Transfer RNA from a Terrimicrobiaceae bacterium, 72 nucleotides, folded computationally.
RNAcentral holds the sequence, with entries from ENA.

[in-house]
RNA sequence: GCACUGUUAGCUCAGUGGUAGAGCAUCGCCUUCACACGGCGGGGGUCGUAGGUUCAAACCCUACACAGUGCA
Numbered sequence: 001g002c003a004c005u006g007u008u009a010g011c012u013c014a015g016u017g018g019u020a021g022a023g024c025a026u027c028g029c030c031u032u033c034a035c036a037c038g039g040c041g042g043g044g045g046u047c048g049u050a051g052g053u054u055c056a057a058a059c060c061c062u063a064c065a066c067a068g069u070g071c072a
Stems, first nucleotide, its partner, number of pairs: 001071007010024004018055001026042005048064005
């Protein structure tokens, strides 16, 4: 330098055009003499950045940034 893959909640990851989710973590309540386990509920997101397409974009297109793999 070229090609490909990835970037979504604190962490690990789903989500292939129509309201952004799960598990763990965290907070509250119930349960207990108390703790643990268990049950119920809450908070937490500019979906890497900037443009474009579309009535509508996490999702499609372009550029860039970062990380990884391969080739030279």

The source organism's lineage runs through Bacteria, Pseudomonadati, Verrucomicrobiota, Terrimicrobiales and Terrimicrobiaceae. Its Rfam family is "tRNA".